[in-house]
Context: one part of a larger RNA
RNA sequence: GGCACACGGUGGAUGCCCUGGCACCCGAGCCGAUGAAGGACGUGAUUACCUGCGAAAAGCCACGGGGAGUUGGUAGUGAGCGUUGAUCCGUGGAUAUCCGAAUGGGGGAACCCGGCCAGCGGGAACGCUGGUCACCGCGCGAGCGGGGGGAACGCUGGGAACUGAAACAUCUAAGUACCAGCAGGAGAAGAAAGAGAGAUCGAUUCUCUGAGUAGCGGCGAGCGAAAGGGGAGCAGCCUAAACUGGCGUGCGUGCACGCUGGGGUUGUGGGGCGUCCGAGAGCGAAGCCAAGCUUUAGCCGAGCUGUCUGGGAAGGCAGACCGAAGAGGGUGAAAGUCCCGUAGGCGAAAAGGGGAGGCUAGUAGGGCGUACCCGAGUAGUCUGGUGUUCGUGGAACGCUGGGCGAAUCUGCGCGGCCCACCGCGCAAGGCUAAAUACUCCGGGUGACCGAUAGUGGACCAGUACCGUGAGGGAAAGGUGAAAAGAACCCCGGGAGGGGAGUGAAAUAGAGCCUGAAACCGUGUGCUU
Numbered sequence: 001g002g003c004a005c006a007c008g009g010u011g012g013a014u015g016c017c018c019u020g021g022c023a024c025c026c027g028a029g030c031c032g033a034u035g036a037a038g039g040a041c042g043u044g045a046u047u048a049c050c051u052g053c054g055a056a057a058a059g060c061c062a063c064g065g066g067g068a069g070u071u072g073g074u075a076g077u078g079a080g081c082g083u084u085g086a087u088c089c090g091u092g093g094a095u096a097u098c099c100g101a102a103u104g105g106g107g108g109a110a111c112c113c114g115g116c117c118a119g120c121g122g123g124a125a126c127g128c129u130g131g132u133c134a135c136c137g138c139g140c141g142a143g144c145g146g147g148g149g150g151a152a153c154g155c156u157g158g159g160a161a162c163u164g165a166a167a168c169a170u171c172u173a174a175g176u177a178c179c180a181g182c183a184g185g186a187g188a189a190g191a192a193a194g195a196g197a198g199a200u201c202g203a204u205u206c207u208c209u210g211a212g213u214a215g216c217g218g219c220g221a222g223c224g225a226a227a228g229g230g231g232a233g234c235a236g237c238c239u240a241a242a243c244u245g246g247c248g249u250g251c252g253u254g255c256a257c258g259c260u261g262g263g264g265u266u267g268u269g270g271g272g273c274g275u276c277c278g279a280g281a282g283c284g285a286a287g288c289c290a291a292g293c294u295u296u297a298g299c300c301g302a303g304c305u306g307u308c309u310g311g312g313a314a315g316g317c318a319g320a321c322c323g324a325a326g327a328g329g330g331u332g333a334a335a336g337u338c339c340c341g342u343a344g345g346c347g348a349a350a351a352g353g354g355g356a357g358g359c360u361a362g363u364a365g366g367g368c369g370u371a372c373c374c375g376a377g378u379a380g381u382c383u384g385g386u387g388u389u390c391g392u393g394g395a396a397c398g399c400u401g402g403g404c405g406a407a408u409c410u411g412c413g414c415g416g417c418c419c420a421c422c423g424c425g426c427a428a429g430g431c432u433a434a435a436u437a438c439u440c441c442g443g444g445u446g447a448c449c450g451a452u453a454g455u456g457g458a459c460c461a462g463u464a465c466c467g468u469g470a471g472g473g474a475a476a477g478g479u480g481a482a483a484a485g486a487a488c489c490c491c492g493g494g495a496g497g498g499g500a501g502u503g504a505a506a507u508a509g510a511g512c513c514u515g516a517a518a519c520c521g522u523g524u525g526c527u528u
Stems, first nucleotide, its partner, number of pairs: 001527009015513001016478002020449002022446006028439002030149002038099003041054003045077002049073002060093006069081003104113003114133008135146004153184001154182005164171001168218001194201002205232005215223002236431003239375001243262009267409001269374003272370006282363002287359003293353004298346003304319005320337002322326001328340003380404008390416001411426005465472002485512001488499004
């Protein structure tokens, strides 16, 4: 030096654990000038941080719940509070500094400086307190509204590239990512100028299918419908115009315009006006009220003892009991009957949700005549684009920048160039629940993870740290049943250790469960 064995050190794998995470389902779903979201600074007897709260500051008031302790995490000391019901939980209210849309003016956020009114200081100069003073839209005005935030979801305006096509330009990726605007618990769409085919259907949305079909396509890569059928859910309405009452204005004696009320709302065309006939009953909200129900605290809730081992019984043994409850968790180990619960029942002064039902609004005829109305820079057309499966194609249809530019039912649009025939439907105004999407939030459940996993984050994490900045972004869990966390003695300056003591265990001693390997030692044996 090597090998082997034993015992240690170091190290933190493995096993076990879970107040953390993940997924799905159900519920619930907006907040804000009455100042939000998010912060700064304060606030405790003592207080660095977290949490709570706001100069009324770990809190104030009221009403409910609850019933013995309590002054948060957090001990100690001190001082209190509580069966005259505290702490705690729920609902409603009070207070709520400063910044922040931030809004009196300014500003390098949490700071600086004002005007007006009222009050206060001895108060005119100075200062304090309360109120008020931004801008934009609508309105004559009193006044009403807006502004900002929100994880994803929605609609709209803009809108890539990598990539694929085995290169690449049309094409694809993709109307995706991303940017912007706006809405809401959903949003969008929606009551046919529809879809279609020789037959019809009857608003919209979502889904299964139709179907990878019909089609589109350097007919390459690839893209890719619709009707129809099965389901979910169902709901329909209001205006403009003709005509007309009232008021106002203008022109000047019956017209025009405006406001307001009536009228009217349709495609087997409808309405107005004139005239004739008829009817008086029904339908009925999406508006208002509202029972039961429900959300935000809670409450009741059956049933076991002995003995043995053990530090400890829930384990073994013996004998019982309940069960509409033998889900689960905890308790010194493994508990239906010890605790919390579970099955099953019960409960709200207050605020919210929802709504059986009720009420109100609203709502309906026919014949004949008349030809007054039926949404204009619109339809249509030309041109440039775009949507759809449609890439210009034979290219319709919808939307649209630009030019030209109609008609009012004997009218107008459409049925994939165009024409005829035959059908379908009434554009150029508006509203509309449900079925649908999502998950910041609450709950439930897992052949989901178990500390290099699962969120980046189980732990004071978007922290420490890095970066001028945008931004990037960790590591880090476990004594024990209970601190019983080692009084006292000894060595030492201390660290550390030896006794003593606690404990079932201290090689569980806080650098604390288990404690693998690499790596480092000590002892013994063999060997060179």
Large-subunit ribosomal RNA, domain I from Meiothermus sp., 528 nucleotides, folded computationally.